Model confidence (mean pLDDT): 80 of 100. Large-subunit ribosomal RNA, domain I from a Microbacteriaceae bacterium, 586 nucleotides, folded computationally. Lineage of the source: Bacteria > Bacillati > Actinomycetes > Micrococcales > Microbacteriaceae.

Context: one part of a larger RNA
RNA sequence: AGCACACGGUGGAUGCCUUGGCAAUAGGAGCCGAAGAAGGACGUAGUAAUCUGCGAUAAGCCUCGGGGAGUUGAUAAACGAACCCUGAUCCGAGGAUUUCCGAAUGGGGAAACCCGGCUGGACUAGAUUCAGUCACCCUCACCUGAAUAUAUAGGGUGAGCGGAGGGAACGACGGGAAGUGAAACAUCUCAGUACCGUCAGGAAGAGAAAACAACAGUGAUUCCGUUAGUAGUGGCGAGCGAAAGCGGAAGAGGCUAAACCAGUCAUGUGUGAUAGCUGAUAGGCGUUGCAUGGCUGGGGUUGUGGGACUUUUCAGCAGCUCUAUCAGGCUGCAAGAGGAGGAACCAGGAUAGACGAACGACUUUGAACAGUCGGUCAUAGAGGGUGCGAACCCCGUAGUCGAAAUCUUGUCUACCCUCGAGAAGGAUCCCAAGUAGUACGGAACCCGUGAAAUUCUGUGCGAAUCUGCGAGGACCACCUCGUAAGCCUAAAUACUACCUAUUGACCGAUAGCGGACAAGUACCGUGAGGGAAAGGUGAAAAGUACCCCGGGAGGGGAGUGAAAUAGUACCUGAAACCGUGUGCUU
Numbered sequence: 001a002g003c004a005c006a007c008g009g010u011g012g013a014u015g016c017c018u019u020g021g022c023a024a025u026a027g028g029a030g031c032c033g034a035a036g037a038a039g040g041a042c043g044u045a046g047u048a049a050u051c052u053g054c055g056a057u058a059a060g061c062c063u064c065g066g067g068g069a070g071u072u073g074a075u076a077a078a079c080g081a082a083c084c085c086u087g088a089u090c091c092g093a094g095g096a097u098u099u100c101c102g103a104a105u106g107g108g109g110a111a112a113c114c115c116g117g118c119u120g121g122a123c124u125a126g127a128u129u130c131a132g133u134c135a136c137c138c139u140c141a142c143c144u145g146a147a148u149a150u151a152u153a154g155g156g157u158g159a160g161c162g163g164a165g166g167g168a169a170c171g172a173c174g175g176g177a178a179g180u181g182a183a184a185c186a187u188c189u190c191a192g193u194a195c196c197g198u199c200a201g202g203a204a205g206a207g208a209a210a211a212c213a214a215c216a217g218u219g220a221u222u223c224c225g226u227u228a229g230u231a232g233u234g235g236c237g238a239g240c241g242a243a244a245g246c247g248g249a250a251g252a253g254g255c256u257a258a259a260c261c262a263g264u265c266a267u268g269u270g271u272g273a274u275a276g277c278u279g280a281u282a283g284g285c286g287u288u289g290c291a292u293g294g295c296u297g298g299g300g301u302u303g304u305g306g307g308a309c310u311u312u313u314c315a316g317c318a319g320c321u322c323u324a325u326c327a328g329g330c331u332g333c334a335a336g337a338g339g340a341g342g343a344a345c346c347a348g349g350a351u352a353g354a355c356g357a358a359c360g361a362c363u364u365u366g367a368a369c370a371g372u373c374g375g376u377c378a379u380a381g382a383g384g385g386u387g388c389g390a391a392c393c394c395c396g397u398a399g400u401c402g403a404a405a406u407c408u409u410g411u412c413u414a415c416c417c418u419c420g421a422g423a424a425g426g427a428u429c430c431c432a433a434g435u436a437g438u439a440c441g442g443a444a445c446c447c448g449u450g451a452a453a454u455u456c457u458g459u460g461c462g463a464a465u466c467u468g469c470g471a472g473g474a475c476c477a478c479c480u481c482g483u484a485a486g487c488c489u490a491a492a493u494a495c496u497a498c499c500u501a502u503u504g505a506c507c508g509a510u511a512g513c514g515g516a517c518a519a520g521u522a523c524c525g526u527g528a529g530g531g532a533a534a535g536g537u538g539a540a541a542a543g544u545a546c547c548c549c550g551g552g553a554g555g556g557g558a559g560u561g562a563a564a565u566a567g568u569a570c571c572u573g574a575a576a577c578c579g580u581g582u583g584c585u586u
Stems, first nucleotide, its partner, number of pairs: 001585009015571001016536002020507002022504007029496002031166002039101003042055003046079002049075003061095006070083003106115003116134007136163002138160007170201001171199005181188001185235001211218002222249005232240002253488003256432001260298010276285002278327006303466001305431004309425006316333006336419004341415001346410006353401003359374005375392002377381001383395003437461008447473001468483005523530002543570001546557004
């Protein structure tokens, strides 16, 4: 020095464990904010720090419920001082307080700071200090008020839980790539994706046929399955890629514009009356008509075209229409129908909770939940804990109950709101305009300009009103379907930051979230941003009193414990690596 064996050191693999994650299912909830949010800074306990809670009333204050013996949050003890069956701590509901920053909003500002005005108070003059108030925009009301006479612009005052900012994904709209694929690359693709911006809601968007279809018919929209990788499109390459129909989920339809009538205002015009007050008769009041336009109310809402208009039928009561009578008109109520509004009561649910069956002995053990023997309950043998595999020890579980307060769902409906029903006529009027359409330029549609319909749009031109207009994939005819250029609309659908319950041929500390631990921490970076490592004594600290060596660290005895080679460098303790002893070889 090598090999072998034994015993160690180092190291932290492996095994076992789980406080934490991941992925789902069902239900709920789906916004918060100037009444100051989300997120923070700084404080706050008798005692330093961090976390949690809270806000100068500061680990808390008040009220109402629950609960029933200890309590003063955690790391995390200790000491001190207190509270509590006259019901504390704790749990739930509703209130109060809620510093400073932050949309941040009195002005400023290098966020958590500085400096003010006005009113009122401490306190009475000042100084100081406290409370309230003071941003901008919008809407409404009122007062003022230029050029310019009426006006308008502008200004001022007051009122407004009007707006502003935040939010994981889902949604609508505007803008909009490239890597890539085409085995290169330019049309094309990736993709209207990523990303950016604006805005909304618990969903959003869409939506009651100017639809589809095809000689038969369907009857708003949305979503799913199929149709179908079909019809198509495509340097006919790569690729992209429908619809009708059929089967389901859900199911719901409404309101205006216009014609016409009435009122009112404005403008224009004529005139000094010719009126006007529903018609007839009598009386009375009393002086403007016509045209155009605006506003308000009625009317009206459709495609077997509808409505206005004219005529007409039916319908209870009251009031008004200058008075009386008759006729007519209008309004209200009743009855009926409807409502996408909605209180109380009642019922269900949520936010604390309550009751809740049934086992002993012996043996082994440090310990019984093990073994043996003998029992019990079960609408409960889900699960967890307890010194080892526990239905019967504990918490629970099945089952059954429970709310002062707040919220929520449903039935019913007080109350509120809306609404007459027909027939005939076909003369006249209306039926959404810089619209439809068209030319050129683009875009969306399966559709890349193509034979290119349909939809949207920039520029120019520019109709018709039912004997009208649009569509049925150029275009024309016939036929069929519909009625554009106004608006609203639940459900079926998408998503999950959040709450509750449950589940897993999901992970088990190099895994699973980056994070099981003081983790978005330490640390890095000017910054945007990047971003760790780190779990396990034991059943219980019983965490080694006392003695000895040593300056200490550390160790030897002794003691605890089942175990100390379980000693806060702590379960197990592999390998690399480093030793000690013995044997063999050289």